Source information
This is a predicted structure of a 76-nucleotide RNA (transfer RNA) from an uncultured Alphaproteobacteria bacterium. Its Rfam family is "tRNA". The family's RNA type in Rfam is transfer RNA.
[in-house]
């Protein structure tokens, strides 16, 4: 440099391929317990990397950028 993938809650990952963004754990209330764990209830907590485009409507498609991982090649 060139090519591929991947970026969605703190953390791991969905979202039936365009039509209200969720889950599991962590976290913070609450029963409960001498206390705590566990267990159950119940909350909050998302510019869906970014900046633009299509579209009545974009996590999902285009284009550009910036990060991670992996591939091959140049320097030294």
């Nucleotide at each position: 440099a060139g090519g591929a993938g991947c970026g969605u809650a703190g953390c791991u990952c969905a979202a039936u391929u365009g039509g209200u963004a969720g889950a599991g754990c962590g976290u913070c209330g609450g029963u409960c317990u001498c206390c705590a764990a566990a267990a159950c209830c119940g909350a909050a907590g998302g510019u869906c990397g970014u900046g633009g485009g299509u579209u009545c409507g974009a996590g999902a498609c285009c284009c550009g950028c910036c990060g991670c991982u992996c591939c091959u090649g140049c320097c030294a």